[in-house]
Context: one part of a larger RNA
RNA sequence: UGUUUGACGUCUGAAAGGAAGGACCACUUAGUACGAGAGGAACGGUGGUUCGGAGCCACUGGUGGACCGGUUAUCCGACAGGGUACGCCGGGCAGCUACGCUCCAAGUGAUAAGUGCUGAAAGCAUCUAAGCACGAAGUACACCUUGAAAAGAGACAUCAUAGGGCAUCACAAAAACAGUGGUUUGAUAGAACCGGUGUGUAAGUACGAAGGCAACGACGUAUUCAGCAUGCGGUUACUAA
Repeated sequence: UGUUUGACGUCUGAAAGGAAGGACCACUUAGUACGAGAGGAACGGUGGUUCGGAGCCACUGGUGGACCGGUUAUCCGACAGGGUACGCCGGGCAGCUACGCUCCAAGUGAUAAGUGCUGAAAGCAUCUAAGCACGAAGUACACCUUGAAAAGAGACAUCAUAGGGCAUCACAAAAACAGUGGUUUGAUAGAACCGGUGUGUAAGUACGAAGGCAACGACGUAUUCAGCAUGCGGUUACUAA
């Protein structure tokens, strides 16, 4: 753009994609069937392992260049507070992940080789000539996903100032586009506060402190479950919609 008004929602399902499963072990069946004995199954049922596929992050582990702490070198004159070297080291929420967790049957139809039933040609026999029944990890369904541009371009319901777009604030959505939510009739994002979470007890002050004539003094204790940070939850229109 088309589908001969536009929009929104729910469907149908032509067609397309998938391998979404593969293998093994143990127990049971059962010391049964079978066999003189020695030995020794299977159909079926249950549980698990491994490879592969899909999804997820409550748990466990990893990462976590947001963050907190310790510490080295150097610079900002010293303290405090910082910069640089992902400096090194100890932790670590969310997120992302695997080493973690969940799921990945069975069945049906028509058949192949094959096995048969009935049965003539050919008074017998014969699975086949007429007819009938079984039979595979294969095939078609079933299962998952996409799918009205399926030109035979579908159906139904609702609406008709309806609906959509632009703009703008955002996002567990995102390369662009798209998608989702909000736009003062507002908690959409930021800020602030409260809670949770992480780190681990800030600075300053007071007291103690080996040693030292003294000055000073690493360090310790208290104030202090502190200080700092916050991609999380909530509250609040302060800021921007």
The part of an RNA shown here (large-subunit ribosomal RNA, domain VI) has 241 nucleotides and comes from a Candidatus Woesearchaeota archaeon. The prediction has a mean pLDDT of 83.